A computed fold for a 76-nucleotide RNA from a Hyphomicrobiales bacterium, annotated as transfer RNA. Its Rfam family is "tRNA". Rfam describes the family as follows. Transfer RNA (tRNA) molecules are approximately 80 nucleotides in length.
RNA sequence: GCCCCCAUCGUCUAGCGGCCUAGGACGCCGGCCUCUCACGCCGGAAACAGGGGUUCGAACCCCCUUGGGGGCGCCA
Numbered sequence: 001g002c003c004c005c006c007a008u009c010g011u012c013u014a015g016c017g018g019c020c021u022a023g024g025a026c027g028c029c030g031g032c033c034u035c036u037c038a039c040g041c042c043g044g045a046a047a048c049a050g051g052g053g054u055u056c057g058a059a060c061c062c063c064c065u066u067g068g069g070g071g072c073g074c075c076a
Base pairs, nucleotide, nucleotide: 001072002071003070004069005068006067007066010026011025012024013023018056028044029043030042031041032040049065050064051063052062053061
């Protein structure tokens, strides 16, 4: 330098154009339960890496950028 893959709540993840004002588990916060704690139950806050495009409609498709991983090549 070229090519490929990945990026979603604090963490791990679901998602395959409309059912996503994005769901689940753990964690966190509040409540219930309990003599207390734990367990359990109920509720809540919390995320689509950034920009542009395609489309009636994009987390999802395309392009650029950023970051991470891998392969190939170059080093006269």